[in-house]
RNA sequence: CAACGCAAGCGGGGUUCGGUGCAAUUCCGAACCGGCGGUGAAAGCCCGCGACCCGGUCGAAGCCAUCGACCGGUUGACCCGAUGGAAUUUCGGGGCCGACGGUUAAAGUCCGGAAGGGAGUUUGCGUGU
Numbered sequence: 001c002a003a004c005g006c007a008a009g010c011g012g013g014g015u016u017c018g019g020u021g022c023a024a025u026u027c028c029g030a031a032c033c034g035g036c037g038g039u040g041a042a043a044g045c046c047c048g049c050g051a052c053c054c055g056g057u058c059g060a061a062g063c064c065a066u067c068g069a070c071c072g073g074u075u076g077a078c079c080c081g082a083u084g085g086a087a088u089u090u091c092g093g094g095g096c097c098g099a100c101g102g103u104u105a106a107a108g109u110c111c112g113g114a115a116g117g118g119a120g121u122u123u124g125c126g127u128g129u
Base pairs, nucleotide, nucleotide: 001128003127004126005125006124007123008122009121010120016030017029018028019027032108033098034097035049036048037047038046044096045095053073054072055071056070057069058068059067078094079093080092081091082090100112101111102110
């Protein structure tokens, strides 16, 4: 000190005010929020990953359900100007996007699956050079 193995820790934010109504933190007006890695320079909207959802195989002789492991699929949104060697990342301006189930009425923000999963990150030990 690259890489690899093992263990442990960490690992998602946000509804406030007003209006309508029998009823809305769900509608309307104005507000609020932004996981992880990368990228010539700092990113919700550039590239990719994760979460959610769907399918397949195996665990398990057959079918159904459930759980776990692995594999695959699906998966939102940006422009203009300035500075600069370099920025859809900074600065200025104006926009846009946000799983599933639930709900006296339609949810990025409430409740729930979830004290779950998780990209990844930190530390320690070991192997190794």